RNA sequence: UUCUUAUAAAGAAGAGGCGAGAGAACAGGCUCUGUGACCCUCUGGCAACCGCCGAUACCGGAAAGGUGCCAACUCCUGCUCAACCCUGAUUUUCAGGAUGAGAACUAUAAAAA
Numbered sequence: 001u002u003c004u005u006a007u008a009a010a011g012a013a014g015a016g017g018c019g020a021g022a023g024a025a026c027a028g029g030c031u032c033u034g035u036g037a038c039c040c041u042c043u044g045g046c047a048a049c050c051g052c053c054g055a056u057a058c059c060g061g062a063a064a065g066g067u068g069c070c071a072a073c074u075c076c077u078g079c080u081c082a083a084c085c086c087u088g089a090u091u092u093u094c095a096g097g098a099u100g101a102g103a104a105c106u107a108u109a110a111a112a113a
Base pairs, nucleotide, nucleotide: 001113002112004110005109006108007107008106013043014042015041016040017039021032022031023030026078027077028076029075044070045069046068049066050065052061053060054059079102080101081100082099085097086096087095088094089093
């Protein structure tokens, strides 16, 4: 890097450094940010995928190990479908918004190549 499977509404921050953008990419929104964000380091924590324990598939437990994570639902929307709540129009319908479901994208884990 590719493929497969699973998960993604919960949860968890202090200090130091740096100094201007950041929230994956594109677009639109919205938000965070000189009261110092993002990022890095240390410490702390959350969670429980692997691993561990219970004979253990299910299930349960602990959190020393390998990862992961610690603003906002993957921050929201984008594609499809449903429903027909709102608005508009050229009114058997269409467009936009809001709602629900799914997909895609992305992230993480585990297994394989």
Notes
Predicted 3D model of a 113-nucleotide RNA (SAM riboswitch aptamer (S box leader)) from Solitalea canadensis DSM 3403. It matches the Rfam family "SAM riboswitch aptamer (S box leader)". Its family is annotated with regulation of gene expression in the Gene Ontology. RNAcentral records the identical sequence in 2 taxa. Of the family's consensus pairs, 94% are formed in the model. Model confidence (mean pLDDT): 83 of 100.